[in-house]
Context: one part of a larger RNA
RNA sequence: CUGGGCGUAAAGCGUACGUAGGCGGCUUGUUAAGCAAGAUGUGAAAGCCCCGGGCUCAACCUGGGAAUGGCAUUUUGAACUGGCAGGCUCGAGUUUUGAAGAGGGUGGUAGAAUUUCCUGUGUAGCGGUGAAAUGCGUAGAUAUAGGAAGGAAUACCAGUGGCGAAGGCGGCCACCUGGUCAAAAACUGACGCUGAGGUACGAAAGCGUGGGGAGCAAACAGGAUUAGAUACCCUGGUAGUCCACGCCGUAAACGAUGUCAACUAGUUGUUCGUCUCAUAAACGAGGUGAGUAACGCAGCUAACGCACUAAGUUGACCGCCUGGGGAGUACGGCCGCAAGGUUAAAACUC
Numbered sequence: 001c002u003g004g005g006c007g008u009a010a011a012g013c014g015u016a017c018g019u020a021g022g023c024g025g026c027u028u029g030u031u032a033a034g035c036a037a038g039a040u041g042u043g044a045a046a047g048c049c050c051c052g053g054g055c056u057c058a059a060c061c062u063g064g065g066a067a068u069g070g071c072a073u074u075u076u077g078a079a080c081u082g083g084c085a086g087g088c089u090c091g092a093g094u095u096u097u098g099a100a101g102a103g104g105g106u107g108g109u110a111g112a113a114u115u116u117c118c119u120g121u122g123u124a125g126c127g128g129u130g131a132a133a134u135g136c137g138u139a140g141a142u143a144u145a146g147g148a149a150g151g152a153a154u155a156c157c158a159g160u161g162g163c164g165a166a167g168g169c170g171g172c173c174a175c176c177u178g179g180u181c182a183a184a185a186a187c188u189g190a191c192g193c194u195g196a197g198g199u200a201c202g203a204a205a206g207c208g209u210g211g212g213g214a215g216c217a218a219a220c221a222g223g224a225u226u227a228g229a230u231a232c233c234c235u236g237g238u239a240g241u242c243c244a245c246g247c248c249g250u251a252a253a254c255g256a257u258g259u260c261a262a263c264u265a266g267u268u269g270u271u272c273g274u275c276u277c278a279u280a281a282a283c284g285a286g287g288u289g290a291g292u293a294a295c296g297c298a299g300c301u302a303a304c305g306c307a308c309u310a311a312g313u314u315g316a317c318c319g320c321c322u323g324g325g326g327a328g329u330a331c332g333g334c335c336g337c338a339a340g341g342u343u344a345a346a347a348c349u350c
Stems, first nucleotide, its partner, number of pairs: 003322004007304002012318001014201004021194003025088007033081002035077008049065006091191001092188004096183004103177007110154001115149007125136002162169002206247006215241002220236004258317006266295012299306002323350003332343004
């Protein structure tokens, strides 16, 4: 390289948008680039292969043929692919009317709780643990009542519930704003799918500048435990956690399962629509669409399991893997303030 693969054995980029490229619905005409058939020329000789001949045979020599993946020219064909021109509506999209939602951003606001402070009551303990001690407390703590401040997070509702491309999103209100779904019509007319590079977003931690700082809490200090205890437990406690702006760009970024499309038994739950029937209403019965779950047939799988949300049957495109260690390391490049990230070997060894 080919082949074979990628849920768990090595292997799906964290996610999306999108450039080039690859691939692309139904139909009419045309073209003849791909494609198919014929012809002509060429494809040196030697060699290889086949049939003969000559050295007594063979090696060797020699005659003929075949072959020479092809290439070029030319004639013809028009199914398929491509090009051009036209048409269509099922793919894709637009409009209308509705619907649900922790989707995003900004501003405001509410109550409970923790902490601190002030005041009152009150007195000797509180706290903590397996047990203790460090710690706090007669300078009046803990407890309790009233008040104030400040920060962070939003009990119940709450749900294998919802929304979002992923990361993720949860009190309430207002404003701005993205996407999705349904029904029925009308419209555009293939406008599509994927996507190397690229761009954007991207938990936590970390970094820069300026704020903020209640609780929690790396580091650190002390007390315990222990043979030791640089831990687990306890008392404290600084970065940080929060906000604004700017970086970082990684995670078991997981469904360890790329995106899109088509097809392939059923059953049950649940969320959001919609239609029909029934009904005074509620409850209900049946159908249909979009999600989200639990089982299960065929099929698949090494097994586990998956099973219309496929890991089944197929197609299009991208990414990735190729024994373990060395190593996601070194060197170099690019990026970064740094931390580091990304791309990514070899010797050697089993």
Overview
A computed fold for a 350-nucleotide part of an RNA from Pseudidiomarina terrestris, annotated as small-subunit ribosomal RNA, central domain. Rfam family: Bacterial small subunit ribosomal RNA. Model confidence (mean pLDDT): 90 of 100. The sequence was found in a public genome assembly.